[in-house]
Molecule: transfer RNA
Organism: Candidatus Adamsella sp.
RNA sequence: GGGCGAUUGGCGCAGUGGUAGCGCAUCACAUUGACAUUGUGGGGGUCACUGGUUCAAGUCCAGUAUCGCCCACCA
Numbered sequence: 001g002g003g004c005g006a007u008u009g010g011c012g013c014a015g016u017g018g019u020a021g022c023g024c025a026u027c028a029c030a031u032u033g034a035c036a037u038u039g040u041g042g043g044g045g046u047c048a049c050u051g052g053u054u055c056a057a058g059u060c061c062a063g064u065a066u067c068g069c070c071c072a073c074c075a
Base pairs, nucleotide, nucleotide: 001071002070003069004068005067006066007065010024011023012022013021018055026042027041028040029039030038048064049063050062051061052060
C1' cells in the first nucleotide's frame, strides 16, 4: 500500500428501512435473625465520527477514525 471483518448501556452480544432489546452487572423492594439464593420492579444508549439517500436509517451509500485478520512491497 491492497483486500476483508468489527465498532450498539459498565461488560458480553442481538437487532427484516418503521417503538433500540437480551444476558450479566448495578439500584430499590419482597423473602432471611443476617448473608447468599430466588422473585418483582427501576435507572443507565444521541447505535465510533462526518455527510448523503429516504416520508422514515442502528440497518442502505460515501468518507474518516480505532481494533483485528490476510496479502503485497521496502529494509